[in-house]
Context: one part of a larger RNA
């Protein structure tokens, strides 16, 4: 480099849009770049293969052929790829009008329980914790029970390990405004417009950064009390960042289905979730279609576990990434970032 691979052995980009570029439906018709057939010149000798021969034989040597799988010309084929023009259609893809389903998103509103803190009343020595206690709060009136009120965060039951949307990260009180997709059903319109995407753009949990609000709960850091040999821990009482808002940054995760997108095919069975459909008088049931979503399972694969129409099955087309274990996701260099640190990404040297 070639083959082989990427659920768990090493190996799928965290996620989309999309650029070049790869790849591309169905019927003809030209044209001949690719390809195919012939026919020419050329491919230099010597080497190499086959045959024959000469040194006693081989090595060497002569000699006939072959091949030199290429390259140029030139006549022709037109399946296929490829181009040129024009075509086709509920076979892809897109799309008018018509429906419902959803915690998609984004601003802005408003509500109940809680939990803590004031403020008042009640009301007398306990409280609180815990394995057992101690710090710790309390006769300057606590817990407790009410009443009032101030603030922040999250939103119980519905709810569902198997539901719903979202491309992932995610998304769940009610409510209005604004806005994206999917999906079913009818079949006007367009006419291949598609697939996948190196670069590049854009999204991107948690923690962290930078300003500025905000701080109820909880809680890294720290403090104290226990425990212990010790305890820089579990565990208790405190607690600051932080958690929340806005607005800008970081770009990372066992961002996992550890399983890339996208199409087509290939036994069932049972759940659920959207929207159709026929039957039966209606409610309803029952069959069925589409489109997600979970279980079991047959061939088939699989090292085994497994997986099994949501494939890890059988085939394409595109792209990403592995190539023994340390050394190391480290040094260096560049690139981004305020920094934290991120992306790229090595050797000596061991085994």
């Nucleotide at each position: 480099c070639u083959g082989g691979g990427u659920g768990u052995a090493a190996a799928g980009g965290g996620a989309g849009c999309g650029u070049a570029g790869a790849c591309g439906g169905c019927a003809g018709u030209g044209c001949a770049a690719g390809u195919c057939c012939g026919g020419a010149g050329u491919g230099a000798a010597a080497g190499c293969c086959c045959g024959g021969g000469g040194c006693u034989c081989a090595a060497c040597c002569c000699u006939g052929g072959g091949a030199c799988u290429g390259c140029u010309c030139u006549g022709g084929a037109a399946a296929c790829u490829g181009u040129a023009a024009a075509g086709c259609g509920g076979g892809g893809a897109g799309g008018c009008g018509g429906g419902g389903a959803g915690g998609g998103g984004c601003a802005g509103g408003c509500g109940g329980a809680a939990u803590u803190c004031c403020u008042g009343g009640u009301g007398u020595a306990g409280c609180g914790g815990g394995g057992a206690a101690a710090u710790g709060g309390g006769u300057a009136g606590a817990a407790u029970c009410c009443a009032g009120g101030a603030g922040g965060a999250a939103c119980a039951c519905c709810g569902g390990c198997g539901g719903g949307c979202g491309a992932a990260g995610g998304c769940g009180g009610c409510u209005u405004g604004c806005u994206g997709g999917a999906c079913c059903g009818u079949a006007a319109c367009u006419g291949a417009c598609g697939u996948u995407g190196a670069g590049g753009c854009u999204c991107g949990a948690a923690a962290g950064c930078g300003u500025g609000g905000g701080g109820a709960g909880c809680a890294a850091a720290c403090a104290g009390g226990a425990u212990u040999a010790g305890a820089u821990a579990c565990u208790c009482u405190g607690g600051u960042a932080g958690u929340c808002c806005a607005c800008g940054c970081c770009g990372u995760a066992a961002a996992c289905g550890a399983u890339g997108a996208u199409u087509a095919c290939u036994a069932g069975g049972u759940g659920u979730c959207g929207c159709g459909g026929a039957a039966c008088g209606a409610a309803g049931u029952u069959c069925u279609g589409c489109g997600g979503u979970g279980c079991c399972g047959u061939c088939a694969c699989a090292a085994a576990c497994g997986c099994a129409a949501u494939a890890a099955g059988u085939a394409a087309u595109c792209c990403a990434c592995c190539u023994g274990g340390g050394g190391a996701g480290u040094a260096c260099g560049u690139u981004c970032g305020c920094a934290a640190g991120a992306a790229u990404g090595a050797a000596a040297c061991u085994c």
Source information:
The part of an RNA shown here (small-subunit ribosomal RNA, central domain) has 351 nucleotides and comes from an uncultured bacterium. The coordinates come from a structure-prediction model, not an experiment, and the mean pLDDT is 88. The RNAcentral record of the full RNA draws on Greengenes.